[in-house]
RNA sequence: UUUUGAAAAGGGCAAAUCUAUCGAAAGAUAGAGACGCAAAGCCAACGAGUCUAAGGUGGAAACACUAUGACGGUCGGGUUGCCAAA
Numbered sequence: 001u002u003u004u005g006a007a008a009a010g011g012g013c014a015a016a017u018c019u020a021u022c023g024a025a026a027g028a029u030a031g032a033g034a035c036g037c038a039a040a041g042c043c044a045a046c047g048a049g050u051c052u053a054a055g056g057u058g059g060a061a062a063c064a065c066u067a068u069g070a071c072g073g074u075c076g077g078g079u080u081g082c083c084a085a086a
Stems, first nucleotide, its partner, number of pairs: 002086004012037002017032006035073001041079003046076003049071003055066004
């Protein structure tokens, strides 16, 4: 440096759910909590996908469409990194 994660050490993160706050919502943040995770670190102004639809457009209405709002714990990609083995 590359590949891999069977075993091991020291650690790390934290799904659902509950509470509080923020938000139109999706969702986010904090605390509690652990389903899991070897990048479950970071990037959404890299591509795909998914969610929401305040505003906008159409409509008599119901409603439909729409991201400039979100999700990195959906996938690929980029980038940084611990331990061990080869």